[in-house]
RNA sequence: GGGCCCAUGGUCUAGCGGCUAGGACACCUCAUUCACACUGAGGAGAUCACCGGUUCAAAUCCGGUUGGGCCCA
Numbered sequence: 001g002g003g004c005c006c007a008u009g010g011u012c013u014a015g016c017g018g019c020u021a022g023g024a025c026a027c028c029u030c031a032u033u034c035a036c037a038c039u040g041a042g043g044a045g046a047u048c049a050c051c052g053g054u055u056c057a058a059a060u061c062c063g064g065u066u067g068g069g070c071c072c073a
C1' cells in the first nucleotide's frame, strides 16, 4: 500500500428499513437475615464510534473518517 471483518448502557451481547433499542452480569433501592451472602420485587443507566448521503422513515442501506482484528504484499 491492497483486501476482508468488527464498533450498540460499566462489561458481554441480541436486534429480516417502522422496537418504548431487548437480554445477562454489574450498580442503586426495598423485602428477607442479628448481619453478610443467596433469593425475590422495583429502579437508574445508550445522541447505536464519528461525518455525510439515500428514504416518508436508518442501529440497520450507501460513501468517507477514526479505532481494533485477520490476510496479502
Base pairs, nucleotide, nucleotide: 001072002071003070004069005068006067007066010025011024012023013022018056027043028042029041030040031039049065050064051063052062053061
Predicted 3D model of a 73-nucleotide RNA (transfer RNA) from a Microcaldota archaeon. RNAcentral holds the sequence, with entries from ENA. Rfam family: tRNA. By type it is a transfer RNA.